[in-house]
RNA sequence: GCCGUCACAGCGGGAGAGUCUGGUCGUAAGAUCAGCGCCGAAGGAGCAACCGCCCCGGAAUCUCUCAGGCCAACGGACCCUGUGACACU
Repeated sequence: GCCGUCACAGCGGGAGAGUCUGGUCGUAAGAUCAGCGCCGAAGGAGCAACCGCCCCGGAAUCUCUCAGGCCAACGGACCCUGUGACACU
């Protein structure tokens, strides 16, 4: 000290899909149960290009929707900036 990995921070960015129908509680907002329809970018699972210590294993933004979500909010993979540690030089 470029890049890389991890952690933390930020009045930083960040999509998708029902404000569905019915019952119950509630003044209401809303909560809960049931039903049908959807979303994929918390998590999870599966396969693959590829990789490796190679007849086994690892592996996605692909696939599946168990979970989660379908006004807003919260959340949100991933990206940006900063700080620290590790690794490398």
Glycine riboswitch aptamer from Acetobacter fallax, 89 nucleotides, folded computationally.
The source organism's lineage runs through Bacteria, Pseudomonadati, Pseudomonadota, Alphaproteobacteria and Acetobacter.
The coordinates come from a structure-prediction model, not an experiment, and the mean pLDDT is 83.
The sequence was found by an Rfam model in a public genome assembly.
Rfam family: Glycine riboswitch aptamer. Rfam's curators write: This family represents the bacterial glycine riboswitch.